């Protein structure tokens, strides 16, 4: 130095041949239920989709830079 993968809520990941309001699960808060705690049920909060800039009427998805892990060549 080069090429390749990945980057989405506090964690772990879905998700899209560019358009409806971005989602699950666990965790979190509040209610339910107890004498109490725990489970069950209900129900709320949290996301610049890693940064920048381009395309396009319209990016979380497409190009192109940057950063950050990882791998693998030299």
């Nucleotide at each position: 130095g080069c090429g390749g993968u990945u980057a989405u809520g506090g964690c772990u990941c879905a998700g899209u041949u560019g358009g409806u309001u971005a989602g699950a699960g666990c965790g979190u808060c509040g209610g339910u239920c107890u004498c109490a705690u725990a489970a069950u049920c209900c129900g709320a909060a949290g996301g610049u989709c890693a940064c920048c800039g381009g395309u396009u009427c319209g990016a979380u998805c497409c190009c192109g830079g940057u950063u950050a892990a990882c791998c693998g060549c030299a």
This is a predicted structure of a 74-nucleotide RNA (transfer RNA) from Ostreococcus lucimarinus CCE9901. Lineage of the source: Eukaryota > Mamiellophyceae > Bathycoccaceae > Ostreococcus > Ostreococcus sp. 'lucimarinus'. It matches the Rfam family "tRNA". It is annotated as a transfer RNA. Model confidence (mean pLDDT): 81 of 100. It is recorded under the gene name tRNA-Met-CAT-1-1.